[in-house]
Context: one part of a larger RNA
RNA sequence: GAUUGAACGCUGGCGGCAGGCCUAACACAUGCAAGUCGAGCGGCAGCGGGUCCUUCGGGAUGCCGGCGAGCGGCGGACGGGUGAGUAAUGCCUAGGAAUCUGCCUGGUAGUGGGGGAUAACGCGGGGAAACUCGCGCUAAUACCGCAUACGUCCUACGGGAGAAAGUGGGGGACCUUCGGGCCUCACGCUAUCAGAUGAGCCUAGGUCGGAUUAGCUAGUUGGUAGGGUAAAGGCCUACCAAGGCGACGAUCCGUAACUGGUCUGAGAGGAUGAUCAGUCACACUGGAACUGAGACACGGUCCAGACUCCUACGGGAGGCAGCAGUGGGGAAUAUUGGACAAUGGGCGAAAGCCUGAUCCAGCCAUGCCGCGUGUGUGAAGAAGGUCUUCGGAUUGUAAAGCACUUUAAGUUGGGAGGAAGGGCAGUAAGUUAAUACCUUGCUGUUUUGACGUUACCGACAGAAUAAGCACCGGCUAACUCUGUGCCAGCAGCCGCGGUAAUACAGAGGGUGCAAGCGUUAAUC
Repeated sequence: GAUUGAACGCUGGCGGCAGGCCUAACACAUGCAAGUCGAGCGGCAGCGGGUCCUUCGGGAUGCCGGCGAGCGGCGGACGGGUGAGUAAUGCCUAGGAAUCUGCCUGGUAGUGGGGGAUAACGCGGGGAAACUCGCGCUAAUACCGCAUACGUCCUACGGGAGAAAGUGGGGGACCUUCGGGCCUCACGCUAUCAGAUGAGCCUAGGUCGGAUUAGCUAGUUGGUAGGGUAAAGGCCUACCAAGGCGACGAUCCGUAACUGGUCUGAGAGGAUGAUCAGUCACACUGGAACUGAGACACGGUCCAGACUCCUACGGGAGGCAGCAGUGGGGAAUAUUGGACAAUGGGCGAAAGCCUGAUCCAGCCAUGCCGCGUGUGUGAAGAAGGUCUUCGGAUUGUAAAGCACUUUAAGUUGGGAGGAAGGGCAGUAAGUUAAUACCUUGCUGUUUUGACGUUACCGACAGAAUAAGCACCGGCUAACUCUGUGCCAGCAGCCGCGGUAAUACAGAGGGUGCAAGCGUUAAUC
């Protein structure tokens, strides 16, 4: 000099853009943060309609809009947080082969016919509660056989094994038990091939300090045979061999998430890893598996532990390193805000619902950038202050006065863009037996904004509402007076202060930066 996720002191007008627990991975009150689908299912608690009954209090009825709880599907493995652990099962770079991959894309072949349950519900029981037990009824895109098997898998090449589910819209004939069958369209379902995406695995090189850590290792190193996994492999087991690593630093100890980057520097390098992006790890502590395409799962399960809470003492409940917020720690770090309008995600055919992701707003000079706090004129060089050699000098065109301007703030009026979509109607094409339905395109119309009193534009009034901080001995730009008297004090270094202190304190003046200025801490 540059820089900072900074803090402290004094001061503080506005806006834009960013950033904001670096400490206790300490403990957490409260609310919200993951749901959705009735176009999978049986149904109907509540709400609103309709119908029926009514003693006018009300009751009945799933008939309709819908829908609590339940079964079922998909999603809760993403998104969000944190950096404790980890010095290599991590990360970075470059390769590799023995793998899996829901949803998505393209292809091929199917989607036939049966069965038995179970929740909800009803009845009964236990319990303070959490919850739970028995009996009975019922449905499915829940579950299980059978049939079939293009391709798939196994094989001793003879053969063997394995699948599915329907739902919704529309409809001319024909059939009908009046539900529908049948046809067609859409969404599904099954098997398999390929792709895409995502993930698992292996190898090499690189990746902090300590030798006052020199030897380490028995599943250890390799082989054979089994097991296990989606998959190679001591990954695991049995047997056999005695190997493997190490001064090119093994092992041990300490420290630490890694990278793109960031800061600095002419560069080489040094330091660092906040925000943003990629990877990894973790979710009260330790362990374990289940489900699933994917987890050994932050807001799932089980066990153990510590802690907190409830209890009828028998037993139960909980996990903010999600967003806010509280206590605590600390020099120190924000609102228990708004909205799904946009972007994205989950579910859904869609409308839509959910979304503390996200978009916004609030707080903070924490940083960067921009603007303002007036402009011109004005010598009687006013008054006052300070200094003085008492002549004057300086503050100083500074003020006053005069003439103007109105940015920003204030008041008031107008007002984009962020809106793409969605609904309804019409029309054309595709599809089809069909002019239904559906899909797509076009046209018309209607509607969707948290921010928001938006940005921006206009009008109004009046200099009106807006300057401080540090320093002035040398380094280092800037000097005098008074007080003090090795005292009080200053100080980054040299050093000042013991009666004329440009170095302490105050004042006048000056210098430097400026809504900031200094100090401290840290890095180059």
This is a predicted structure of a 524-nucleotide part of an RNA (small-subunit ribosomal RNA, 5' domain) from Pseudomonas indica. The organism belongs to Pseudomonas, within Bacteria. Its mean pLDDT, the model's own confidence on a scale to 100, is 88.